About this RNA
This is a predicted structure of a 73-nucleotide RNA (transfer RNA) from an uncultured Candidatus Saccharibacteria bacterium. Model confidence (mean pLDDT): 82 of 100. Its Rfam family is "tRNA". Its family is annotated with triplet codon-amino acid adaptor activity in the Gene Ontology. From the family's description: Transfer RNA (tRNA) molecules are approximately 80 nucleotides in length. It is annotated as a transfer RNA.
[in-house]
RNA sequence: GCCGUUAUAGCUCAGUUGGUAGAGCGGCGCUUUCGUAAAGCGUAGGUCUCCGGUUCAAAUCCGGAUAACGGCU
Repeated sequence: GCCGUUAUAGCUCAGUUGGUAGAGCGGCGCUUUCGUAAAGCGUAGGUCUCCGGUUCAAAUCCGGAUAACGGCU
C1' cells in the first nucleotide's frame, strides 16, 4: 500500500428480502424467607462508531472516515 471481517443496552450477542430496536446475564423495586441466596413478577437503561447520500421512511442500501482483528505484498 491492497483485500476481507467486525463496530447495536453496563457485559455477551440477535436483529439481512428498509417500516415504532430485542434477548440472556447484570442493575433497581416487589413477593417469598427469621435473614441471605435461589426462585417468581415488574421496571429502568440505546442520538444502532462518526460524517454525508438515496428514500415518505435507514441499525439495515450507497460513498467516505475512524478503530479492532485477520490475510496479501